[in-house]
RNA sequence: AAUGACGAUACGGGAGAGCCCAGGCCGAGGGUUUCGCGCGACGAACCCCUCGAACCAUGGCGCCGACGGAGCAACCACCCCCGGAAACUCUCAGGCACAAUCACCGUAUCGUUGGA
Numbered sequence: 001a002a003u004g005a006c007g008a009u010a011c012g013g014g015a016g017a018g019c020c021c022a023g024g025c026c027g028a029g030g031g032u033u034u035c036g037c038g039c040g041a042c043g044a045a046c047c048c049c050u051c052g053a054a055c056c057a058u059g060g061c062g063c064c065g066a067c068g069g070a071g072c073a074a075c076c077a078c079c080c081c082c083g084g085a086a087a088c089u090c091u092c093a094g095g096c097a098c099a100a101u102c103a104c105c106g107u108a109u110c111g112u113u114g115g116a
Base pairs, nucleotide, nucleotide: 004113005112006111007110008109009108010107011106012105013104018061020060021059022058023056024055026052027051028050029049030048031047033045034044035043036042062096063095064094068092069090070089071088075084076083
């Protein structure tokens, strides 16, 4: 003291799957009735219909895997038992417009290790 290995931080890149249906709530428009003012116009309340985003620890079905979790396995280790082990599998949790999260990759810095 280099290439390197591990960890942390910062930056950049970074996918998938219903903007699902219903209910409640909210907003807009229309109609009828009643009341106030009162020719009317206008305002308020209740009910009905239609449309629409957000929200809800509401219900239902479908779907996704690259946070987390779990399981098995090639393989490693071991006298044996026990053990370690994925981007595979399962979806408990999580997620399904955008956003956020995000394995993984690259760069930089710091720390540990290492010693051509």